[in-house]
RNA sequence: UCAGAGGUCCAGGCGGCCGCUGCGUCAGGGCUCGAAAGGGCGACGCGGAGGAAAGUCCGGGCUCCAUGGAUUGACGGUGGCGGGUAACGCCCGCCGGGGGUGACCCCAGGGAAAGUGCAACAGAAAGCAACCCGCCGGACGGGCCUUCGGGCUUCCGGCAACGGCGAAAGGGUGCGGCAAGAGCGCACCGCGCAGCCGGUAACGGCUGUGGCAUGGUAAACCCCACCGGGAGCAAGACCGAAUAGGCGCGUCGCGCGGGGGCAACCCCGCAGGCUGGAUCCGGCCGGGAACGCGCGGGUAGGUUGCUUGAGGUGCGUGGCGACACGCAUCCCAGAUGAAUGGCCGUCCGGCGGGAAACCGCCCGACAGAACCCGGCUUAUCGGACCUCUGGCACG
RNA sequence: GCUGCUGUAGCUCAGUGGUAGAGCGCACCCUUGGUAAGGGUGAGGCCGGGAGUUCAAUCCUCCCCAGCAGCACCA
Numbered sequence: 001u002c003a004g005a006g007g008u009c010c011a012g013g014c015g016g017c018c019g020c021u022g023c024g025u026c027a028g029g030g031c032u033c034g035a036a037a038g039g040g041c042g043a044c045g046c047g048g049a050g051g052a053a054a055g056u057c058c059g060g061g062c063u064c065c066a067u068g069g070a071u072u073g074a075c076g077g078u079g080g081c082g083g084g085u086a087a088c089g090c091c092c093g094c095c096g097g098g099g100g101u102g103a104c105c106c107c108a109g110g111g112a113a114a115g116u117g118c119a120a121c122a123g124a125a126a127g128c129a130a131c132c133c134g135c136c137g138g139a140c141g142g143g144c145c146u147u148c149g150g151g152c153u154u155c156c157g158g159c160a161a162c163g164g165c166g167a168a169a170g171g172g173u174g175c176g177g178c179a180a181g182a183g184c185g186c187a188c189c190g191c192g193c194a195g196c197c198g199g200u201a202a203c204g205g206c207u208g209u210g211g212c213a214u215g216g217u218a219a220a221c222c223c224c225a226c227c228g229g230g231a232g233c234a235a236g237a238c239c240g241a242a243u244a245g246g247c248g249c250g251u252c253g254c255g256c257g258g259g260g261g262c263a264a265c266c267c268c269g270c271a272g273g274c275u276g277g278a279u280c281c282g283g284c285c286g287g288g289a290a291c292g293c294g295c296g297g298g299u300a301g302g303u304u305g306c307u308u309g310a311g312g313u314g315c316g317u318g319g320c321g322a323c324a325c326g327c328a329u330c331c332c333a334g335a336u337g338a339a340u341g342g343c344c345g346u347c348c349g350g351c352g353g354g355a356a357a358c359c360g361c362c363c364g365a366c367a368g369a370a371c372c373c374g375g376c377u378u379a380u381c382g383g384a385c386c387u388c389u390g391g392c393a394c395g
Numbered sequence: 396g397c398u399g400c401u402g403u404a405g406c407u408c409a410g411u412g413g414u415a416g417a418g419c420g421c422a423c424c425c426u427u428g429g430u431a432a433g434g435g436u437g438a439g440g441c442c443g444g445g446a447g448u449u450c451a452a453u454c455c456u457c458c459c460c461a462g463c464a465g466c467a468c469c470a
Stems, first nucleotide, its partner, number of pairs: 001391010012347007020048007030041004050366001054377002057375005062232004075228005080094005095109001096107004110223002115221002117217002132163001134159006142153004171189006190212001191210008236304004246295006255270006272285006311330008348364002350361004396466007405419004413450001421437005443459005
């Protein structure tokens, strides 16, 4: 200097003016309403979005419901080993596998010799392997042809090396061996088993042995180990109207609807049930509206939950680290038709124009709390810093 | 704010680990003097997007995007 790897942090700065919102103070003495409690306005002081507040994907706190405890089953989830944590599917360290020259990155990373299932097309054969192209032997005189070297063909048998199909064809490479072949034998590699050594463990190393049996798929069913009761602040708790309706008591016998009539008024209905005679009457029980008073409800609305917490910052100690412990210090949003904003100036950065001075921009990422924390994932203009790797040049 | 469901052809929907279908619609042909009806042929799909598992993904898993529904809710 070029190209990269890992990590931490910022999230336009400053000033002025006008607003919004929470809390505190206003003292016997800010103004105003009110009998008071208290409310409204005002003044002053302090505070007022994020690293993701997002997705709601995991884990908790808190609240209600269910539940005697334990175990088992169903269902869902997690899955190398050890540690961290309140807990986790998160984080740290390590192991194994894969990628990169490297710094470093990626992996749902238990079990396929418990069982069941699946594998299209192609291919002879796809799961107790087989003969399509082939190789080899025999048929003692198999058959046919011959240039006499042999060739073609039939049957019986051996083989899994070569070719071909496929994502996948029953260890790989080489040498020997054989009629041809084959772990048939041997060496190395891979795999399984046993022993020893190292490590807390995952696992690694060495030695011996087997001669390969046991192909893939569990983000297919399943098996093993571990974890999980359900719902969510619109959870839950407290206060509680107006109006309408319900119930009780009291007063009244006053009401409402339909029809007729000019009207006064008249007729019918608003309740039926049981029962006796008997087909129309009787008896018993029950009934309406208005007004007043009282009662419970849990709606509208209000209060609470509501922000001091697994909290932030600094220093020290322990640990490779995640993190833990100790001391000091700080209080840092709490809205609910839902505040956290707007304008101006200046600087910084970006884009455009210009030779320059300078000018313009409806340029300043992603996005915005809603009970609170720990994570993950996703979105994100521009920039600062630290550590490391590889190349080139120079010394 | 919280909790569920859906996404496949222009529209309405099936489908399920193995080259994706149906009805309506569209284009062309036959039939008719012409149209409709009827018959035949055909086009049109990255199965919402991106990763992963698998030999193979519309389907299984994870992460995004869009849409829909429910919960306060009736004294």

Two RNAs folded together computationally: RNase P RNA and transfer RNA, 470 nucleotides in total.